Predicted 3D model of a 73-nucleotide RNA (transfer RNA) from Massiliimalia timonensis. Model confidence (mean pLDDT): 82 of 100. The same sequence occurs in records of 2 taxa. Lineage of the source: Bacteria > Bacillota > Eubacteriales > Oscillospiraceae > Massiliimalia.
RNA sequence: GGGGGCGUAGCUCACCUGGGAGAGCGAUACGUUCGCAACGUAUAGGUAGUCGGUUCGAGUCCGAUCGUCUCCA
Numbered sequence: 001g002g003g004g005g006c007g008u009a010g011c012u013c014a015c016c017u018g019g020g021a022g023a024g025c026g027a028u029a030c031g032u033u034c035g036c037a038a039c040g041u042a043u044a045g046g047u048a049g050u051c052g053g054u055u056c057g058a059g060u061c062c063g064a065u066c067g068u069c070u071c072c073a
Stems, first nucleotide, its partner, number of pairs: 001072007010025004019056001027043005049065005
């Protein structure tokens, strides 16, 4: 320098024919306990790396760009 993959909640990841953004773990509160743990219930938490485009509508399609992993030179 060139090719490819990935970037969604604090962490690990789903959501794929474009149509209401979710799960597990974690956090907080409450219950149970003398207390802790465990268990149960509830709550909070993300405008999907960034910018632009297509579309009535984009996490999803297209382009650029940043980061990261990998292959080639």